[in-house]
Parts: sequence; C1' cells; structure tokens
RNA sequence: AAAUCGAAAAGGCAAACCUGCUGAAAAGCAGGGACGCAAAGCCACAGGCCUAACGGAUUCUCCCAUGGCGGCUGGGCCACCGAA
Repeated sequence: AAAUCGAAAAGGCAAACCUGCUGAAAAGCAGGGACGCAAAGCCACAGGCCUAACGGAUUCUCCCAUGGCGGCUGGGCCACCGAA
C1' cells in the first nucleotide's frame, strides 16, 4: 500500500411512530424521533416485492408500470478509520 476483515475512537445514516407538505395509490420530502446499519453511500441493470392512476377485460372484480421500494437478494461505481 492492496485485498479481506470489523476491535477502538472520531464522525455518519436513521426503522416504527408523530406533525406538515406532495401524490390516485404505493411512496417521497421536511422537522421531531431511534429500531437498527461498516456501505442503511450512489445507480432500478437482473430477480423479487408494493401500488394500479391511465388503459383494458369476461366489469360490485380482475389484468396492466409508463409509478415506486437500494433498510429484500445479486450486480456495477465510489468511500472514512485501522486493532486482530
């Protein structure tokens, strides 16, 4: 120094829930709040999952992503610290 790894310290992120705003919804954003996280940093590329407005159908229901989820898995890119 690199790959791996995750002790310590510093620093970081922030689930549920609450409030406000946006949205058809899923969900997102901001503030509060911490269950957790060593990539819980970035990218919807593959799988998976959620929603179903528009559209469609055999229409009290069903299908459909052009909408989402990276805190579901894989992949790509990048990165702080340095004990064993």
About this RNA: The RNA shown here (c-di-GMP-I riboswitch aptamer) has 84 nucleotides. Model confidence (mean pLDDT): 86 of 100.